[in-house]
RNA sequence: CUGCCCACCGCGCCGGAUCUUGAGAACGACGGGCAGGAGCGGGGGACCCGAUGGUUCCUCGGGCAGACGUCCCGGCACGGCCGGGACCGACGCCCUCGGGGUGAAGCCGCCACGGCGGCCGGGUCACCACCUUCGACCCGAACCCGACAGCUGACCUCGUAGGCGUUGGAGGUCUCCAUG
Repeated sequence: CUGCCCACCGCGCCGGAUCUUGAGAACGACGGGCAGGAGCGGGGGACCCGAUGGUUCCUCGGGCAGACGUCCCGGCACGGCCGGGACCGACGCCCUCGGGGUGAAGCCGCCACGGCGGCCGGGUCACCACCUUCGACCCGAACCCGACAGCUGACCUCGUAGGCGUUGGAGGUCUCCAUG
C1' cells in the first nucleotide's frame, strides 16, 4: 500500500414491523430479560345490504376415540337393574388437491415440463415531503387457519419480524434556507 474477515456507529432500501416508560436488595452505569404505553398493521364479530331455490356433478371431506339416547336379544332379586350387539352421535385430537387468511406476488396461452410469452400487479434510481412523466434495473415469493369465518358498529383478539446496499433525466406543488 492492497485484499479478505469480524465488531461497532452513521446514512439509505423492502416491509405494518417504529418510538417510549417502569421496577430492580452490596453501590452505580450500560445492555439484556420481564411487564406496560403510544403509533402503525392484521383477524374475528350485529341490524342493513349481500348470499339463498330445482336437477346433475362436486369435499356440509378423511381418520382416532367416544358421553347421552334409541332399538334388539338374554339374565335377574322384574314399576327397574346387569350383560352382549346394532344405530345415532355431543365434547376432544390428528390430516388436508374443499374452503379461507396475510402479502404486489394474479389471470391466460404455449411447451421439449427446463421454461417462454401476453395482460396485469409491486419496488428502486437519496434536492429529508408529495404528484406526474421519460428511461434504466429488479420482484411477481413464502407462510398460516384446519371443515370453518360475506360485509359489519359496539366488542374481542393478534403482530411490531426478517432481509439487504440504490444514487439517470424532465415538469409541478408544498416546505425550508440565503439575499434585498
A computed fold for a 180-nucleotide RNA from Kineococcus siccus, annotated as c-di-AMP riboswitch aptamer (ydaO/yuaA leader). The sequence was found by an Rfam model in a public genome assembly. Lineage of the source: Bacteria > Actinomycetota > Actinomycetes > Kineosporiaceae > Kineococcus. Its Rfam family is "c-di-AMP riboswitch aptamer (ydaO/yuaA leader)". Rfam describes the family as follows. This family represents a conserved RNA structure found upstream of the ydaO and yuaA genes in Bacillus subtilis and related genes in other bacteria. The ydaO/yuaA element is thought to act as a genetic 'off' switch for the ydaO and yuaA genes in its native state. It is believed that the element may be triggered during osmotic shock leading to activation of ydaO, a predicted amino acid transporter gene, and members of the yuaA-yubG operon which code for KtrA and KtrB K+ transporters.